[in-house]
RNA sequence: GUUCUCAGGGCGGGGUGAAAUUCCCCACCGGCGGUAUGGUCGCUCACCGGAUGUGGGGGGCCGAGCCCGCGAGCGCUGCUCUUGUGGGCAGGCCAGCAGAUCCGGUGUGAAUCCGGGGCCGACGGUGAUAGUCCGGAUGAGAGAGAAC
Numbered sequence: 001g002u003u004c005u006c007a008g009g010g011c012g013g014g015g016u017g018a019a020a021u022u023c024c025c026c027a028c029c030g031g032c033g034g035u036a037u038g039g040u041c042g043c044u045c046a047c048c049g050g051a052u053g054u055g056g057g058g059g060g061c062c063g064a065g066c067c068c069g070c071g072a073g074c075g076c077u078g079c080u081c082u083u084g085u086g087g088g089c090a091g092g093c094c095a096g097c098a099g100a101u102c103c104g105g106u107g108u109g110a111a112u113c114c115g116g117g118g119c120c121g122a123c124g125g126u127g128a129u130a131g132u133c134c135g136g137a138u139g140a141g142a143g144a145g146a147a148c
Stems, first nucleotide, its partner, number of pairs: 001148006012026004027132002029121002031070004038062004043057005065119002073097002075094001076091006101117005123135003
């Protein structure tokens, strides 16, 4: 570089009601890459001398929803079609929505470990307001893997 494959989870119980997996109480879920004082498994060297030991070196794998960055979606902008505030195409050199974390403990060091509490979740639909139902979507994609 080419080709192929893969690439998102979750409403269970109760209440109110004509109606709610949408409201209320309890419950449940957490994409991709990075970071890592945690976990785990080999390798290797030295020491010690009877061990399932101690120390050093190097490696594999796992490890954050709310720390950094990314993604789809919405919006926005441009072009274009159109009677049309509707459709199509393009744009991240548009980050606007794109969310959300504190306390305690350990430690040289924690935004990541341990404990506790808290918080967050596109758009459209709906007999009633949706992270969990239905839909765009047998889509797209951050990326991961394999073959050549």
Description: The prediction has a mean pLDDT of 78. This is a predicted structure of a 148-nucleotide RNA (FMN riboswitch aptamer (RFN element)) from Corynebacterium pacaense. Taxonomically the source falls in Corynebacterium (Bacteria, Bacillati, Actinomycetota, Corynebacteriaceae). The model forms 100% of the base pairs in the Rfam consensus. The sequence is in RNAcentral, with records from MGnify.